[in-house]
Notes:
c-di-GMP-I riboswitch aptamer from a soil metagenome, 64 nucleotides, folded computationally. The prediction has a mean pLDDT of 86.
RNA sequence: GCAAACCCGUCGCGAGGCGGGGACGCAAAGCCAUGGGCCCCCCGAGGGUCGCCAGGUUACCGAA
Numbered sequence: 001g002c003a004a005a006c007c008c009g010u011c012g013c014g015a016g017g018c019g020g021g022g023a024c025g026c027a028a029a030g031c032c033a034u035g036g037g038c039c040c041c042c043c044g045a046g047g048g049u050c051g052c053c054a055g056g057u058u059a060c061c062g063a064a
Base pairs, nucleotide, nucleotide: 001026002025006021007020008019009018010017011016024051030057031056032055034054035053036052037049038048039047040046
């Protein structure tokens, strides 16, 4: 610095998103849906999750 669960409001058929409160955690818990996984659906050539893993990219620390 960010911000889980939970609560309130709001958008969505939903997964979930956004805002406020709040902190479980996080050296990238910044960003990107590219691969895999998982989730939703009006089952489509659709949608979601980057705080699931990997990758890309930017940043920070550092004698290395």